[in-house]
RNA sequence: UGAGUAAACCAUCUUGUCGCGCCGGUUUUUGCCGGUGAGGAAAGUCCGGACACCAUAGAGCAGCAUAGCGGAUAACAUCCGUCCGCCGUAAGGUGAGGACCAGUGGCACAGAAACCAAGUACAGUACGGCUGUAGUGAAAAGGCUAAACUCUAUGCGGUGCAAUGCCAAAUAAACCUGCGUUUGAGGCUUGCUCGGCCAAGCAGGAGGGUAGGCAGCUUAAGGUAAUUGGUAACAAUUAUCUCAGAUAAAUGACAAGACAUGACAGAAUCCGGCUUACCGGUUUACUCAAUUU
Numbered sequence: 001u002g003a004g005u006a007a008a009c010c011a012u013c014u015u016g017u018c019g020c021g022c023c024g025g026u027u028u029u030u031g032c033c034g035g036u037g038a039g040g041a042a043a044g045u046c047c048g049g050a051c052a053c054c055a056u057a058g059a060g061c062a063g064c065a066u067a068g069c070g071g072a073u074a075a076c077a078u079c080c081g082u083c084c085g086c087c088g089u090a091a092g093g094u095g096a097g098g099a100c101c102a103g104u105g106g107c108a109c110a111g112a113a114a115c116c117a118a119g120u121a122c123a124g125u126a127c128g129g130c131u132g133u134a135g136u137g138a139a140a141a142g143g144c145u146a147a148a149c150u151c152u153a154u155g156c157g158g159u160g161c162a163a164u165g166c167c168a169a170a171u172a173a174a175c176c177u178g179c180g181u182u183u184g185a186g187g188c189u190u191g192c193u194c195g196g197c198c199a200a201g202c203a204g205g206a207g208g209g210u211a212g213g214c215a216g217c218u219u220a221a222g223g224u225a226a227u228u229g230g231u232a233a234c235a236a237u238u239a240u241c242u243c244a245g246a247u248a249a250a251u252g253a254c255a256a257g258a259c260a261u262g263a264c265a266g267a268a269u270c271c272g273g274c275u276u277a278c279c280g281g282u283u284u285a286c287u288c289a290a291u292u293u
Base pairs, nucleotide, nucleotide: 001289002288003287004286005285006284007283008282009281010280012258013257014256015255016254017253018252020037021036022035023034024033025032026031039264043275044274046273047272048271049270050269051160052159053158054157058194059193060192061191063156064155065154066153067152068082069081070080071079072078083097084095085094086093087092098151099150103149104148105145106144107143115142120134121133122132123131124130164215165214166213167212175205176204177203178202179201186198187197188196189195222241223240224239225238226237227236228235229234259262
């Protein structure tokens, strides 16, 4: 210098004016002042958890998930280390890496014949398809295959913040039909069965009323920095910080400037992952090749 590998980070910026959500303060109030206001994926809703409710979530069956070994973690299908296989000159990448001496199924092409077997050619023969050889193929009867059923080991209760609790408002507790009240309608509990529990109402029709607010809600398995332990994932200690919280739902518009001319994309209970989308840019470590000293 060129070509690569791995990881981390950024994701147009600056100023002014106006506007919007939330919080605080003022005080006279439809104001004024101050603070703060999307992402690395907020996305898919695919895994795992927190939290909430369900009667005490009981038994069996079914189902689902995982799969070398060890570790991390609240947990995981995630992450870290390592062995082995495969790919790569290498850095490195990648793996659906338990079991086909339990049972069942499948075995392309080629080949006469491919999985309860049947039997080709040639030779031998004690004449018994008995023996050998050849040829195709991964495999010719012994094997391969579990991204085939299955078996083994381990794990899994259900429903999701439209959970759930409270306040306010409203009233038709009426009408019609059917079923039922201990001879139990109906409901709940896991997809099914059993078991368990509640039970005087339930289902349908037609029609009427109310459809507002508060909590949950963001201080959390939290961020940043240092130190220590560990190969690492990660953990501990100390210091420090508070960083959207709406409900028809704010996060915008205009002007000026800069250059690299700006990608994918918009929170809705919260967190850890995975996957997918993405104009480009920066940094660090390493590998290979060539050249120079």